Predicted 3D model of an 88-nucleotide RNA (c-di-GMP-I riboswitch aptamer) from Sulfurovum sp. The coordinates come from a structure-prediction model, not an experiment, and the mean pLDDT is 80. The sequence was found by an Rfam model in a public genome assembly. Lineage of the source: Bacteria > Pseudomonadati > Campylobacterales > Sulfurovaceae > Sulfurovum. Of the family's consensus pairs, 95% are formed in the model.
This record gives sequence, C1' cells and structure tokens, in this order.
RNA sequence: UGUGUUUAAAGCCAAACUAGGUGAAAGCCUAGGACGGAAAGCCACGGGUCUUAACUCUACUUUAGAAGAAGAUAGCCGGGUUGCAUCA
Repeated sequence: UGUGUUUAAAGCCAAACUAGGUGAAAGCCUAGGACGGAAAGCCACGGGUCUUAACUCUACUUUAGAAGAAGAUAGCCGGGUUGCAUCA
C1' cells in the first nucleotide's frame, strides 16, 4: 500500500422518551437520555417508505374528499465516496 475479517473500543455517534425551537405535515435542530451502531461519517443516484403545502379535479362554498414531491428518511436496502481499531 492492497485485499479480507468482526472478537474487542481509548476515543466517536445516539433510538425510544422528555423539554424548548422550527415546519402545513412528515421531519429537522438544541439540551437531557441510551435502544443500539464498525461507517449509525458524507452524497437522495436506483428501489422502498413517510408526509401532503403549492398546483389540479370533484362536491360544496364553512370546508371536505381524491390526486399530487419539488418535502423527508443515509438508524430501510442497494450504489458512490472518505475514514478508525484489530487480526490475517
């Protein structure tokens, strides 16, 4: 340097939940908190999932329903990219 592996973790991240903020919502941010994680670092490129504001349609004029991603998810899977520890 390259390839493979996952026993282990000095250090790292932080699910649910709680509080505050933000957003139409899904969700996100901050603090607390740890279910877990070896890429639970980063990138929405492919698939999946969640939401439904705008736009559109229908009924109706208070609004309701349908449809709708340009929103969200990298802790759903694949892919790309960078990197830590350990062993061979």